[in-house]
RNA sequence: GGAGCGUUCGUCUAACGGUUAGGACCUCAGGUUUUCAUCCUGGUAAUACGGGUUCGAUUCCCGUACGCUCUACCA
Numbered sequence: 001g002g003a004g005c006g007u008u009c010g011u012c013u014a015a016c017g018g019u020u021a022g023g024a025c026c027u028c029a030g031g032u033u034u035u036c037a038u039c040c041u042g043g044u045a046a047u048a049c050g051g052g053u054u055c056g057a058u059u060c061c062c063g064u065a066c067g068c069u070c071u072a073c074c075a
């Protein structure tokens, strides 16, 4: 240099093109408990960036960035 795959809450992980973007852990608040732990209830928090297609894009297409794998060249 070329090819392929991937990027979603702090972390892990879901979501036939139509959702208030879900769940678990963490965290925060409350309840339970003499206290802690456990347990229960509720809350905060995310689609890498820029375009395109579409009535509608996390999802499809293009580019960029980053990561991983394979490969070529130089040495």
Stems, first nucleotide, its partner, number of pairs: 001071007010025004018055001027043005048064005
The RNA shown here (transfer RNA) has 75 nucleotides and comes from Sediminibacterium sp.
It matches the Rfam family "tRNA". Rfam's curators write: Transfer RNA (tRNA) molecules are approximately 80 nucleotides in length.
NCBI's taxonomy places the organism under Bacteria, Pseudomonadati, Chitinophagia, Chitinophagaceae, Sediminibacterium.
Model confidence (mean pLDDT): 83 of 100.